Predicted 3D model of a 72-nucleotide RNA (transfer RNA) from Roseovarius spongiae. Its Rfam family is "tRNA". NCBI's taxonomy places the organism under Bacteria, Pseudomonadati, Pseudomonadota, Rhodobacterales, Roseovarius. The sequence was found in a public genome assembly.
RNA sequence: GGGUGAUUAGCUCAGUGGUAGAGCGCUUCGUUCACAUCGAAGAUGUCGGGAGUUCAAGUCUCUCAUCACCCA
Numbered sequence: 001g002g003g004u005g006a007u008u009a010g011c012u013c014a015g016u017g018g019u020a021g022a023g024c025g026c027u028u029c030g031u032u033c034a035c036a037u038c039g040a041a042g043a044u045g046u047c048g049g050g051a052g053u054u055c056a057a058g059u060c061u062c063u064c065a066u067c068a069c070c071c072a
Base pairs, nucleotide, nucleotide: 001071002070003069004068005067006066007065010024011023012022013021018055026042027041028040029039030038048064049063050062051061052060
């Protein structure tokens, strides 16, 4: 220099253009002498930045950034 893939909650990841979710974690309460387990309730997202297409974008297109890999 060229190419491919990834970027969504604190972490690991789902998400077929039409209400952003799960598991783990976190907080509170119950249970316990206490802890764990278990049960109940709750909080948490500018979906990496920007632009475009569309009635509508996490999803499609372009661009930038970061990370990983391949080729040279």